This is a predicted structure of a 71-nucleotide RNA (transfer RNA) from a bacterium. Rfam family: tRNA. Its family is annotated with triplet codon-amino acid adaptor activity in the Gene Ontology. By type it is a transfer RNA.

RNA sequence: GCGAGAGUAGUAUAGUGGCAAUACGCUAGCUUCCCAAGCUAGGAACGCGGGUUCGAUUCCCGUCUCUCGCU
Numbered sequence: 001g002c003g004a005g006a007g008u009a010g011u012a013u014a015g016u017g018g019c020a021a022u023a024c025g026c027u028a029g030c031u032u033c034c035c036a037a038g039c040u041a042g043g044a045a046c047g048c049g050g051g052u053u054c055g056a057u058u059c060c061c062g063u064c065u066c067u068c069g070c071u
Stems, first nucleotide, its partner, number of pairs: 001070007010024004018054001026042005047063005
């Protein structure tokens, strides 16, 4: 330099053109003499910039980071 793949909550992963999900973690409450465990509730995210579209996390382009391969 070329090609391919992946970027989603604090972490690990789903997801699909129409309100973004689950688990762990976090906060609060219940339970308990206390802790742990358990139950309930809540907050928290689509790498960035454009384009297409009534509507983009999803499709297209660019860019950044990471991984793999080739040279």